The prediction has a mean pLDDT of 85.
SAM riboswitch aptamer (S box leader) from Syntrophomonas sp., 103 nucleotides, folded computationally.
[in-house]
RNA sequence: ACCUUAUCCAGAGUGGCUGAGGGACAGGCCCAAUGAAGCCCGGCAACCAGCCCAUGUGGUAUUGGUGCUAACUCCUACAGAUGUUAUGUCUGGCAGAUAAGGG
Numbered sequence: 001a002c003c004u005u006a007u008c009c010a011g012a013g014u015g016g017c018u019g020a021g022g023g024a025c026a027g028g029c030c031c032a033a034u035g036a037a038g039c040c041c042g043g044c045a046a047c048c049a050g051c052c053c054a055u056g057u058g059g060u061a062u063u064g065g066u067g068c069u070a071a072c073u074c075c076u077a078c079a080g081a082u083g084u085u086a087u088g089u090c091u092g093g094c095a096g097a098u099a100a101g102g103g
Stems, first nucleotide, its partner, number of pairs: 002102007013041001015040003021031003026076003042069003047065003050060003053056001073095001078092005
């Protein structure tokens, strides 16, 4: 590389450095010099470890490993159901992200 399992409608900045891109891909639609990405600090969360107990689909956030910090995974893409003049709505799948394990 890839495989398995779980989760993805919640939450999180009026900060510093820096300076042009960013939102995975495609199509859209957005964000961005009233400052993108990145880094630092802050924060959120609670997957793993740790700790606690009544040992569970439990709790905790003082510690460690990650993660995250515009928009539901920003929306759609494939299939089905349903509805409208039309735009839609719902369910599942694909793809993706994160964690843990395998490899």

The source organism's lineage runs through Bacteria, Bacillati, Bacillota, Syntrophomonadaceae and Syntrophomonas.